[in-house]
Context: one part of a larger RNA
Molecule: large-subunit ribosomal RNA, domain II
Organism: Erysipelotrichaceae bacterium
RNA sequence: GCCGGCGAGUUAUGGCAUGGAGCGAGGCUAAGCCGAGGAGGCGGAGCCGGAGCGAAAGCGAGUCUUAAGAGGGCGAAGAGUUGCAUGCCAUAGACCCGAAACCGGGUGAUCUAGCCAUGAUCAGGUUGAAGUCGGGGUAAGACCCGAUGGAGGACCGAACCGACCCCCGUUGAAACGUUGGCGGAUGAAUUGUGGCUAGGGGUGAAAUUCCAAACGAACCCGGAGAUAGCUGGUUCUCCCCGAAAUAGCUUUAGGGCUAGCGUCGUGAAGGAGACUGCUGAGGGUAGAGCACUGAAUAUGUGAUGGCCUCAUCCAGAGGUACUGAGCAUAAUCAAACUCCGAAUAUCAGCAGGGCGUGCACGGCAGUGAGACCGCGGGUGAUAAGGUCCGCGGUCGAGAGGGAAACAGCCCAGACCAACAGCUAAGGUCCCCAAAUACAUGCCAAGUGGAAAAGGAUGUGGAGACGUCCAGACAACCAGGAGGUUGGCUCAGAAGCAGCCAUCCUUGAAAGAGUGCGUAACAGCUCACUGGUCGAAUGACUCUGCGCCGAAAAUUUACCGGGGCUAAGCAUGAUACCGAAGCUAUGGAUUGAAAAGGAAAUGGUAGGGGAGCGUUCCCUGGAGCGGGGAAGCACGACCGGAAGGGCGUGUGGAGCGCAGGGAAGCGAGAAUGCCGGC
Numbered sequence: 001g002c003c004g005g006c007g008a009g010u011u012a013u014g015g016c017a018u019g020g021a022g023c024g025a026g027g028c029u030a031a032g033c034c035g036a037g038g039a040g041g042c043g044g045a046g047c048c049g050g051a052g053c054g055a056a057a058g059c060g061a062g063u064c065u066u067a068a069g070a071g072g073g074c075g076a077a078g079a080g081u082u083g084c085a086u087g088c089c090a091u092a093g094a095c096c097c098g099a100a101a102c103c104g105g106g107u108g109a110u111c112u113a114g115c116c117a118u119g120a121u122c123a124g125g126u127u128g129a130a131g132u133c134g135g136g137g138u139a140a141g142a143c144c145c146g147a148u149g150g151a152g153g154a155c156c157g158a159a160c161c162g163a164c165c166c167c168c169g170u171u172g173a174a175a176c177g178u179u180g181g182c183g184g185a186u187g188a189a190u191u192g193u194g195g196c197u198a199g200g201g202g203u204g205a206a207a208u209u210c211c212a213a214a215c216g217a218a219c220c221c222g223g224a225g226a227u228a229g230c231u232g233g234u235u236c237u238c239c240c241c242g243a244a245a246u247a248g249c250u251u252u253a254g255g256g257c258u259a260g261c262g263u264c265g266u267g268a269a270g271g272a273g274a275c276u277g278c279u280g281a282g283g284g285u286a287g288a289g290c291a292c293u294g295a296a297u298a299u300g301u302g303a304u305g306g307c308c309u310c311a312u313c314c315a316g317a318g319g320u321a322c323u324g325a326g327c328a329u330a331a332u333c334a335a336a337c338u339c340c341g342a343a344u345a346u347c348a349g350c351a352g353g354g355c356g357u358g359c360a361c362g363g364c365a366g367u368g369a370g371a372c373c374g375c376g377g378g379u380g381a382u383a384a385g386g387u388c389c390g391c392g393g394u395c396g397a398g399a400g401g402g403a404a405a406c407a408g409c410c411c412a413g414a415c416c417a418a419c420a421g422c423u424a425a426g427g428u429c430c431c432c433a434a435a436u437a438c439a440u441g442c443c444a445a446g447u448g449g450a451a452a453a454g455g456a457u458g459u460g461g462a463g464a465c466g467u468c469c470a471g472a473c474a475a476c477c478a479g480g481a482g483g484u485u486g487g488c489u490c491a492g493a494a495g496c497a498g499c500c501a502u503c504c505u506u507g508a509a510a511g512a513g514u515g516c517g518u519a520a521c522a523g524c525u526c527a528c529u530g531g532u533c534g535a536a537u538g539a540c541u542c543u544g545c546g547c548c549g550a551a552a553a554u555u556u557a558c559c560g561g562g563g564c565u566a567a568g569c570a571u572g573a574u575a576c577c578g579a580a581g582c583u584a585u586g587g588a589u590u591g592a593a594a595a596g597g598a599a600a601u602g603g604u605a606g607g608g609g610a611g612c613g614u615u616c617c618c619u620g621g622a623g624c625g626g627g628g629a630a631g632c633a634c635g636a637c638c639g640g641a642a643g644g645g646c647g648u649g650u651g652g653a654g655c656g657c658a659g660g661g662a663a664g665c666g667a668g669a670a671u672g673c674c675g676g677c
Stems, first nucleotide, its partner, number of pairs: 001677006011092009021082003026048003032042003052059002062074004095233002098230001102223006113197009122187001124156003127152001131148006160184003164181002168177001199215001201211002236611006246259005260367002262364006275352007287340001288338002293334003297330005305322001306320005370395010400411003415587003420583003426577003429562003435574001438572005448564001454548002458545006465538003475532005481505003486500003511526001515524002588601003612666001614663007623655002631650005637644002
């Protein structure tokens, strides 16, 4: 891993409801007794109902409150009760498996920690403390020298004890080891044997270390089926309906309770419900506006204050390019501004069509983690597949077609069958079903088939404005002068550093000079003019499609691919393809009130309904079976499913059917349990 077997809403007692049964103003017995008996009988204690109200005394279809005959509260004017069955609740382990833990009583110091008693062990080599002796030394010493001596948690290093480094080993030879190197090795050394200390306790040169291979509290058994608002699992079939991920409260936030939303039953009323139309109502959002509250720009005027001048004995006068109120004009902004003000939405009234709603009471739930998309907003950074609200949709619980693939996007809601037809979104060159279709334009970038500010004689369309056959634009030829080197400044300043002025003359035209240039001049050039040439040319505005801007990590890789210049883009029109949509044919079920019809039949949590099968029991027919039961294997039979039947083989002794009853009643999942392979 597979196969087989086992494996989870039970039972008891109360309660609520529903179904059906008995009796009925009543209904029922309990323990117990009789009995062979769990049959049957007896048993009326007791329970529920038949009357309530009041704290009670008490009164009673009433009663309590009260002074009350008022008012008010609770009652009366609806039949119960006892088995059985089913759903649910409570109490019990209460659907099953699962803790980490807590407590009690015991078992452990053969491992290990410390201690006690009694034993044992430490090759060899080195160093050479005190003391002692001899000598020296001194008044005597201290002290010095030599020898002797043999101290030390002394030195080197085996056994022994340890465990610092690397390799190997890593389903090992080994649940901690091996090779090589390494530390201690007369000591707080090591070790044998016997013994002591025990679980909130011991022991600890202290690491929460060790206490029999996992110790922040050992192990074994018990309380015990601890508890688990948590995770996992929970077994046959079909039919009808079908949610929620919200609100309030919660030591509450992944749990609950009530409401909301689902389902089933009953009832009332009689269309209340939903939708559409019309009429009416309130509103202060979008927008807009500036009348209020604020913000904010320009100009004008200019209060107040400042500064300056004059005057200064008082009173002042003048100026101002400072400040800038108020006012005026113009133009703006606002969630917490409004002189205004929609669309929608909401409420009410009236009307309409169509089988579908709404309301009340009761049984049973689930949900109370939502997700994305569009729109209106808050928050955030006018970030997020972000977060929080509102309205709607889809997914959730929704299959089918499209979007290459793709819960939440687009189309569309799957009762069943079939080799029928029409369409939706989206498509029609090939992969790949259908136009290598049509009309008119556009694009040249493979743009299409990713992106901004910004940039550009790309190209199409529209508009308005200049110049031009009295000759434009471009090019070429020629001129581009004189006063004058304008004045100033300056070392110089002559068109061309800078400042000021910017005239006059000649003329077809020519600036007191557009740029380059010189130290300053010079020189080149432009404006401007003539000629040559002979027809267009210049600068703008709006707009379509393109261009640049454009660098990323495994492989082309930003069309699904091939490939495309239409098979791209825009507009228009036609045909076709295309889904479980719609239609047509056959069939099934529901059809809520009996039938029929219309219509309906996606579905998770969940509610309701109808069935199949397994084991056992009762009753019936007293059925089948060695002339072969059950079981097993195979088979092209029947049924809407669970399932049922028949035949053959195997097997070798039991087993159906019908009606009813009772359950150890259905297996694929629980890192399920046991077994086999």